Predicted 3D model of a 124-nucleotide RNA (SAM riboswitch aptamer (S box leader)) from Lentibacillus lipolyticus.
Lineage of the source: Bacteria > Bacillati > Bacillota > Bacilli > Lentibacillus.
């Protein structure tokens, strides 16, 4: 990069360099010289993967009635790979559904699907 999937209302800073920017985009709305972005150290959430334990559940195997494996599901625990630590993925955004309210047309408003986009696994 590109595709499939799953998650995204919850949580979690501090120092030292650094110097103006940053919250993807576009709007709009914040953050930012009481110190952006980026590096470093150190800490912390969280539980995707991976490990480790538990418990259930199988026309499954072994095996023999005690287990033992493999698979699926819940929990737990966290030393390994990642992510993440202002503000719901800050808040709207293509498209469409249903509702209100207006009604010619068509507009506004409100939730939901969804777009997009972020992060995990797997594949190309």
């Nucleotide at each position: 990069u590109u595709c499939u999937u799953a998650u995204c209302a919850a949580g979690a800073g501090a120092g030292a360099g650094g110097g103006a920017g940053g919250g993807a985009c576009u709007g709009a709305c914040c953050c930012g010289u009481u110190g952006a972005a980026c590096u470093c150290u150190c800490g912390g959430c969280a539980a995707c993967c991976a490990g480790c334990c538990u418990g259930a559940u199988a026309c499954u195997g072994c095996a023999a009635c005690a287990g033992c494996a493999u698979a699926u599901c819940a929990g737990g625990c966290c030393c390994g790979g990642u992510g993440c630590c202002a503000a719901u993925u800050u808040c709207a955004g293509a498209g469409g559904a249903u509702u209100g309210c207006a009604u010619u047309u068509g507009u506004c408003a409100a939730u939901c699907c969804g777009a997009a986009g972020a992060u995990g696994a797997g594949g190309a």